[in-house]
Context: one part of a larger RNA
């Protein structure tokens, strides 16, 4: 627990889909739950207030009024919310054309490069660093040529270029499949907006059973360095990385900025669609709408700084924070196969 806030000072849930619940466009018509007004009873006494007393004064006390903001029955009133009826497009979504995209699975196929292996060619070094050694190599290494075997990435294109709801997505083709967006209309008629629990998705490590295994490379082991070096380098290397299936559910999961919807001077890019204008086109130049970027006005800000993709003016809904350490811990409790993960105090301290 009023309140004031949540880029960077505590504080936006890692993203979504949605249940209750909140909240919701225009124009009528009805009711009258909210609300608004009156009148009636009722709100014990005593307190609190106001007036006057009473004890020498107060304090205390005694009488009147006022109040007792609320309830309840009744009569109204309908602007606004609500119930209901009935219409309607400007919100939302549906159909049709169209293009753009590393969006998602699923099979397929390709060069380049390490690596091993076989073969040629050839001889003493070769690797590596500051320097060096560990370490390979006369049983022929490295280097260079032919040839094969297998795994992972997938150079250039590649851009403050695209898609995705987040994590995240990149060589090519094929096939299945979501979404966004630009145009034209025609259609349904508030069907909307957010979301407590719920349920789906989630990097990287790590788990579980099979596979796989080139290059890298925790652990580890050796060689250097160093006072020492459980390292920073070097040679080596296991797990893992890589596929299938289930797990785990974290993260500086960040734009450290939760979703909607409207509203607010401008320049100047870029990416996809549209119209004009021109032209032989494709450009340029004008513009519309979506999306990504830079600067900047007004505004806002504690200052940095945001500034139509607001952190700028509202309004609706959710989540979160309340002084530091203890502690994102302990208990408990759900979930995990473990790891551990969500939920989460308190003594005591300063």
């Nucleotide at each position: 627990u009023u309140g004031g806030g949540c880029g960077u000072a505590a504080a936006g849930c890692g993203g979504g889909u949605g249940u209750a619940g909140g909240c919701g466009g225009u124009c009528g018509g009805c009711u009258a739950a909210g609300u608004c007004g009156g009148a009636u009873g009722u709100g014990a006494a005593a307190u609190c207030c106001c007036u006057g007393g009473g004890c020498u004064c107060a304090a205390c006390c005694c009488a009147g009024g006022a109040a007792c903001u609320g309830c309840a029955u009744u009569c109204g009133a309908a602007a606004c919310u609500g119930u209901u009826c009935g219409a309607c497009u400007a919100g939302a979504g549906u159909c049709u054309c169209g293009g753009a995209g590393a969006g998602g699975g699923u099979g397929g196929c390709g060069g380049a490069a390490u690596u091993c292996c076989c073969g040629g060619u050839g001889u003493a070094g070769a690797g590596g660093u500051g320097a060096a050694a560990u370490u390979c190599g006369u049983a022929g290494a490295u280097a260079u040529c032919g040839g094969g075997a297998g795994g992972a990435a997938c150079a250039c294109c590649a851009g403050u270029g695209g898609c995705g709801a987040a994590g995240g997505c990149g060589g090519c083709c094929a096939c299945c499949u979501g979404g966004a967006c630009g145009a034209u209309g025609a259609c349904u008629g508030a069907c909307g907006c957010u979301c407590a629990g719920a349920c789906c998705c989630g990097a990287a490590a790590g788990c579980g059973u099979g596979g796989g295994g080139a290059g890298c490379a925790a652990a580890c082991a050796g060689g250097a360095u160093u006072a020492g070096a459980u390292a920073c380098c070097c040679u080596g290397g296991u797990a893992g990385u890589c596929c299938a299936c289930g797990c785990c559910g974290u993260a500086a999961a960040c734009g450290u900025u939760g979703g909607g919807u409207g509203c607010u001077c401008g320049u100047c890019g870029u990416a996809g669609c549209g119209g004009g204008u021109a032209u032989u086109g494709a450009c340029c130049c004008c513009u519309g709408c979506u999306g990504u970027g830079a600067c900047c006005a007004a505004g806002c800000u504690a200052a940095c700084g945001c500034a139509a993709g607001a952190a700028g003016c509202a309004c609706c809904c959710c989540g979160c924070c309340u002084g530091g350490g203890g502690a994102g811990u302990a208990c408990g409790g759900u979930c995990g196969c473990a790891a551990g993960a969500c939920u989460a105090a308190a003594a005591c301290u300063c």